[in-house]
RNA sequence: AAGUUCUUUUUUACAGAGAGUUUGAUCCUAGCUCAGGAUGAACGCUGGCGGUGCGUCUAAUACAUGCAAGUCGAACGAGAAACUCGGAUUUAUUCGAGUGGAAAGUGGCGGACGAGCGAGUAACACGUACGAAUCUGCCCCAGACUCAGGGAUAACUGUCCGAAAGGAUGGCUAAUACCGGAUGUCCUCGCAAGAGGAAAGCUACGGCGGUCUGGGAGGAGCGUGCGGCCUAUCAGCUUGUUGGUGAGGUAAAGGCUUACCAAGGCUAUGACGGGUACCUGGUGUGAGAGCACGACCAGGCGCGAGGGAACUGAGACACGGUCCCUACUCCUACGGGAGGCAGCAGUAGAGAAUCUUCCGCAAUGGGCGAAAGCCUGACGGAGCGACACCGCGUGGUGGAUGAAGCUUUUCGGAGUGUAAACACCUUUUCUGAGGGACGAAGAUCUGACGGUACCUCAAGAAUAAGCCCCGGCUAAUUCCGUGCCAGCAGCCGCGGUAAUACGGAAGGGGCAAGCGUUAUCCGGAAUUACUGGGCGUAAAGCGUCCGUAGGUGGUGGAGCAAGUCUGUCAUUAAAUCCCAGCGCUCAACGUUGGGGCUGUGAUGGAAACUGUUUCACUUGAAGAUGGGAGAGGCAUGUGGAAUUCUGCAAGUAGGGGUAAAAUCCGUAGAUAUGCAGAGGAACACCAAAAGCGAAGGCAGCAUGCUGGACCAUUCUUGACACUCAGGGACGAAAGCGUGGGGAGCGAAACGGAUUAGAUACCCGUGUAGUCCACGCCGUAAACGAUGCGUGCUCGGUGUUGGAACCCUCGACCUGGUUUCAGUGCCUAAGGUAACCCGUUAAGCACGCCGCCUGUGUAGUACGAGCGCAAGCUUAAAACACAAAGGAAUAGACGGGGACCCACACAAGCGGUGGAUCGCGGGGUUUAAUUCGUCAAUAAGCGAUUAACCUUACCCAGACUUGACAUCCUGGUUAUACUUUCUGGAAACAGAGAGGUCAGUUCGGCUGGACCAGUGACAGGCGCUGCAUGGUUGCCGUCAGCUCGUGCCUUGAGGUGUUCGGUUAAGUCCGUAAACGAGCGCAACCCUCAUCGUGUGUUGUAUUUUCACGCGAGACUGCCCUGUAUAACAGGGAGGAAGGUGAGGAUGACGUCAAAUCAGCAUGGCCCUUAUGUCUGGGGCGACACCCACGAUACAAUGGUCGGUACAAACCGAAGCUAUACAGCAAUGUGGAGCUAAUCGGAGAAAACCGAUCUCAGUUCGGAUCGAGGUCUGCAACUCGACCUCGUGAAGCCGGAAUCGCUAGUAACCGUAUAUCAGUCAUGGUACGGUGAAUAUGUUCCUGGGUCUUGUACUCACCGCCCGUCAAGGCAUGGGAGUCAGGGGCACUCGAAGUCUGCACAAUAAGUGUGGCCUAAGGUGAAACUGAUGACUGGGCUUAAGUCGUAACAAGGUAUCCGUACGGGAAUGUGCGGAUGGAUCACCGCCUUU
Repeated sequence: AAGUUCUUUUUUACAGAGAGUUUGAUCCUAGCUCAGGAUGAACGCUGGCGGUGCGUCUAAUACAUGCAAGUCGAACGAGAAACUCGGAUUUAUUCGAGUGGAAAGUGGCGGACGAGCGAGUAACACGUACGAAUCUGCCCCAGACUCAGGGAUAACUGUCCGAAAGGAUGGCUAAUACCGGAUGUCCUCGCAAGAGGAAAGCUACGGCGGUCUGGGAGGAGCGUGCGGCCUAUCAGCUUGUUGGUGAGGUAAAGGCUUACCAAGGCUAUGACGGGUACCUGGUGUGAGAGCACGACCAGGCGCGAGGGAACUGAGACACGGUCCCUACUCCUACGGGAGGCAGCAGUAGAGAAUCUUCCGCAAUGGGCGAAAGCCUGACGGAGCGACACCGCGUGGUGGAUGAAGCUUUUCGGAGUGUAAACACCUUUUCUGAGGGACGAAGAUCUGACGGUACCUCAAGAAUAAGCCCCGGCUAAUUCCGUGCCAGCAGCCGCGGUAAUACGGAAGGGGCAAGCGUUAUCCGGAAUUACUGGGCGUAAAGCGUCCGUAGGUGGUGGAGCAAGUCUGUCAUUAAAUCCCAGCGCUCAACGUUGGGGCUGUGAUGGAAACUGUUUCACUUGAAGAUGGGAGAGGCAUGUGGAAUUCUGCAAGUAGGGGUAAAAUCCGUAGAUAUGCAGAGGAACACCAAAAGCGAAGGCAGCAUGCUGGACCAUUCUUGACACUCAGGGACGAAAGCGUGGGGAGCGAAACGGAUUAGAUACCCGUGUAGUCCACGCCGUAAACGAUGCGUGCUCGGUGUUGGAACCCUCGACCUGGUUUCAGUGCCUAAGGUAACCCGUUAAGCACGCCGCCUGUGUAGUACGAGCGCAAGCUUAAAACACAAAGGAAUAGACGGGGACCCACACAAGCGGUGGAUCGCGGGGUUUAAUUCGUCAAUAAGCGAUUAACCUUACCCAGACUUGACAUCCUGGUUAUACUUUCUGGAAACAGAGAGGUCAGUUCGGCUGGACCAGUGACAGGCGCUGCAUGGUUGCCGUCAGCUCGUGCCUUGAGGUGUUCGGUUAAGUCCGUAAACGAGCGCAACCCUCAUCGUGUGUUGUAUUUUCACGCGAGACUGCCCUGUAUAACAGGGAGGAAGGUGAGGAUGACGUCAAAUCAGCAUGGCCCUUAUGUCUGGGGCGACACCCACGAUACAAUGGUCGGUACAAACCGAAGCUAUACAGCAAUGUGGAGCUAAUCGGAGAAAACCGAUCUCAGUUCGGAUCGAGGUCUGCAACUCGACCUCGUGAAGCCGGAAUCGCUAGUAACCGUAUAUCAGUCAUGGUACGGUGAAUAUGUUCCUGGGUCUUGUACUCACCGCCCGUCAAGGCAUGGGAGUCAGGGGCACUCGAAGUCUGCACAAUAAGUGUGGCCUAAGGUGAAACUGAUGACUGGGCUUAAGUCGUAACAAGGUAUCCGUACGGGAAUGUGCGGAUGGAUCACCGCCUUU
């Protein structure tokens, strides 16, 4: 150093992912769906090669054809063809001998293996482990023997029958065929004596055989324990059944069979019945436990057309044997016969679907043979199929002007994309040529595969890419088309004109000779939960108790060793699996070794725990003794109040009832009152959160009987306990039966109301019933929605029963402390999805029982049990959906609550609604009556001016690069423009006249203008306000809406922002797990009111007024009171003004897909000799009617006439226009002044003074109409305003209903102005003049704000939602029946065959005829299962059907449960019950102070 042994350590192998979908959002529960893996697969599109596997899952349906089991001459007789030799012969041939050995036969062995299939079978069939009463050919070992005989028979031959298949008969013959005799190592029977029992020969002389016996190996038969499917809507099954005895039978135990005897045997640990199914090694999946499956390969079993049977044999009740029956097919001469592919190929059929009628015995294996060998569709190979797994390839490197094409675009570009082209390189594969195996063992010979694998060479990028997907899950996006259509879809869901979801394209993603789809299994799924779930409200605790089986069980000791733990041995077939190697180029695949196969059995050991036996114990449990409490139960009696009825008295017109009424009662005397009586039911106060009981439930008082619990004592027993499937008992109300009773109440019924209706709610009657006795029923929201028992785990505070102690002289009484048993509330830890529970657990644990597994269908159908019935218990499926559900959150809503505000109501003033007219809208009409706006938030709105224009509409006539913009080309320096004439309705067309730019580098060069042409384009009040910007309305000048950080909650979310006050205000103060901040409020801005001051014209007699600036002033600043020493409120002073002084501007987050594409802008779509443009005329102005907003009125607070007085603001040059004159007037003439504190519009009106009218359709009112004028304007016909004269309608204050306004406001009065030639203005916007009334207040109406509560709403109450009816569709129950099926029972018939009786024959074989059993068949009655069935029941479902409104809010009568009755329907009512009822009040308990 190596090896060996021991010890220790190490190594190898192996391990768990989630997501989408219920909601406005959240957490939970719960189902559905997806991502993974797999397959004997199929379908769609596509397809280059090789290797290895696999390939009728359906009709165990029917099969044409060929083949799949033969072999041995060394067991036997006989011996064909062919060849050789010899003879005869005319020469075709023939005879004899030999070799030869075919075909057939006798005989032996093998056809029981191998090959196929999975119908049946729930069974000792299989798996596993044991066992005893057995057999076994060929093979191996051992012992003994192999002696001497006999008679037949096939083949063959003759005759005969038959179509055939076949058969009959005469004759001949052999054997290892058959027979008896001898012997008996041995074997069998028998206690023994004794009796019985074999054989075969062949040979090439090497051998090969034969018989008996014993043993072995392998094989086979039998028995037993354990293991593995569903169903109880299958609960009882069984007569050879269970056992015994005798007999028979078998290779063998056995009721296996039979006779007799006994009456057993199995079963809730699931018998019997029904359904399904070959079982296993293993396979798939899974982290595992499991779950599903049982192709290929291997072991076992079963089967062989359907059914039955035996024979032979070592082995069969026999796939390629026999017999019989049946069905089917084929042959036939009609008399009879033949057949069985679930062997290999193959055919038909069925089906979504599964191959060649191939080669070879070369290898491995099998049969026979001594062997050569023969046979072998076993097997070895090849073929077909992407059916699966594995491997390879379809090229590699370089290559940017980032080519073309295509797609897209913001038109710039971007993408496809180094991709291609192009250049160079390589040759796996393909093709050709050459070589060429291993597999062969054992020296020779022998290879189907196969000239295959493999090797070498040559040529050439050559021969080779698709499929699915791209909304999320889930990797990957754009354009076009389509327009809830066509279509997609695994789930959620896409599609109704801008679809990343349909179809196409481009691009992208994934996988790849495949890719997707469908089907099925496992997984995810902790979604049956052993590992590993739950049951208060989500599905789920039996209504309650007693108790059997069962399960579980206190303390100490001892024994045993069943469970348990551990060692060893045996087994767990091989393959499969895992690990390490090896062989095919790798891999799949194959192979070697090891591990594992988690199991079972045997045999040792341990004794803690469970179990069992035994000895003890007292704490669990029970008993004893002494007490007190109680609506515990049953029975009997008894009491008063009240209702009703009856009688009497007294008394008179009403009573009763309701929101209001009526029905009803009452003059025949009610109601009310008094007295008396009758009868039934229930028991006020006490009374309570109380008490008792297992629950249901229990209440006047007394008596009797009786159950249970509690406390104290610690006396007795000694684990006697806990829980309980099945079972039993009790069990509200309603209901049922029989008999009573019946006061009140009161389903049904009747009537009255209400109502659209009212089968209801309300009212009046009122029957069952409610009560009693007896008997049923057996259910309730039978609830604490919480099973029972035991132990453990902080406290506080009540209350009921008992006990001890203290205080006290003390019994009583009162109080305190402790304790046991109940019963409430609050809470810690902990739990819970949350709500909540919390020593009375829903906490922490143990034991036992019951129950749940998406929603609907449905607690339903069918079946069964119970019931008099009603019905109860048990209890599904088809089908449909992707949810159903729990708790909590934010909103919204409520015919819920609290508080507050607003001209919201009330109190007032004036209107509207009635009339006429104006104006706008609807409708109608029309050629057109252009368009938009439609509750509030449209309608004197867009429009702050429609005769033309506007103008968008209609008719007619015209134009087409256009009425308007830019670019290009050409032309003209003139054109444009102005003007005349002609035609025309005009646009337009034609003719004529006038007119002739600027710069300059002097070039028709530049700019400008115009004309003509060309195409790009212009143009559109065409569509979409649901594609948009911008702007606007409403809630609402309401006080709200949010954020950061922190804190609370699993989370949505909350807190802040709530609360107590206060405010116009989320305004401010205080409190408070919040502290701050933002957008809103307020303030800052403008106007007005007072004063000061400066300046000042055009103002002014003047201090002044006025205008424009600058400042002052008002802040709850001061005082008093109240309040919390606050905020603030009330009062007061001063002040021009007092509590935001008045008014304006200013409009938070958001809501209504609100309005507007016709103001404007703008995406997309549409039109382009028209949806564009121009022109004339018409229309927007119509008129039976309806609505909105106004004007004027109806008169005397007035009209008319005359006179007199006082504003503010605004406007004016295409303008305002004075004085003056004319006209009755509108207006005209004319023109001073005024760019406006200068001039003008411009006279204010109501008011006031006076006159007149005198209550009338008027001296009110002015519509309408007639006539005549003025003005604007090209033009007043449709269709202007104004003036004068005449005319003189409705209307006498307005139904239901409804509007505005809180102070310089309403009301009344006039003035100005924008638009504008003029004006339909009575409208809009401003201005001043005169100038009120009322507000006690917040009950009600409307709107709004805050808090709280309920909710099944969230499109948010204009919400949601229930049932009948009608229509379409789907599945299903019943149904007179009909049809089919499998099985059982009874009777009948009974083939073949075993066994057996008899007869013949007799040694036997055999023949005939009976018997038992029995397949198939026939008949019958009943049950079960399935299909179908006129009709019928409910269920589910379907954008817009009908009737109502039941439920969700107090859902408008709170809802729901059980039951009964009624009703078109949801449902209504009665009785009892629950709270899973809102609101208010009272009482009590608890928490805090």